Transfer RNA from a Patescibacteria group bacterium, 71 nucleotides, folded computationally.
The source organism's lineage runs through Bacteria and Bacteria candidate phyla.
It matches the Rfam family "tRNA". About the family: Transfer RNA (tRNA) molecules are approximately 80 nucleotides in length. The family's RNA type in Rfam is transfer RNA.

């Protein structure tokens, strides 16, 4: 420069146009003498802009990080 990949909550992962889902983590609450554990409840997220569409995390372009290859 040039091709392919990936981007979703503080991490790990799901969702193949139709109310963003779930573990762990963090909160508050119960239960314990206390503290762990174990329940219950709740907070937070589609890398960024713009197109199709009634409707976009999904398709489509651009661009930004990152990772592989060729050169």
């Nucleotide at each position: 420069g040039c091709g392919g990949g990936u981007g979703u909550a503080g991490c790990u992962u799901a969702a193949u146009g139709g109310c963003a889902a779930a573990g762990c983590c963090c909160a508050a609450c119960u239960u314990u003498u206390c503290c762990a554990a174990a329940g219950u409840u709740g907070u937070g997220a589609u890398g960024a802009g713009g197109g199709u569409u009634c409707g976009a995390u999904u398709c489509c372009c651009u661009u930004c990080a990152c990772c592989c290859g060729c050169u």